[in-house]
RNA sequence: GCACCGGUAGUAUAAUGGCAGUAUCACGGCCUUCCAAGCCGUUGGUCCGGGUUCAAAUCCCGGCCGGUGCA
Numbered sequence: 001g002c003a004c005c006g007g008u009a010g011u012a013u014a015a016u017g018g019c020a021g022u023a024u025c026a027c028g029g030c031c032u033u034c035c036a037a038g039c040c041g042u043u044g045g046u047c048c049g050g051g052u053u054c055a056a057a058u059c060c061c062g063g064c065c066g067g068u069g070c071a
Base pairs, nucleotide, nucleotide: 001070002069003068004067005066006065007064010024011023012022013021018054026042027041028040029039030038047063048062049061050060051059
């Protein structure tokens, strides 16, 4: 340099173009003599810019970052 794959919450991982879920972490509550465990709840997220569309995490273009392969 070229090709391919990927980027979603602090972490991990889902999501036929139609309300972004789940687990874990954090925080609060219940329980307990206390802690742990357990139960309930809350906060927090689509890498960036543009396009298509009534509607984009999803499709298209460009960029950034990471990985793999080739040179």
The RNA shown here (transfer RNA) has 71 nucleotides and comes from a Candidatus Nanoarchaeia archaeon.
Rfam family: tRNA.
The sequence was found in a public genome assembly.
Taxonomically the source falls in Candidatus Nanoarchaeia (Archaea, Nanobdellati, Nanobdellota).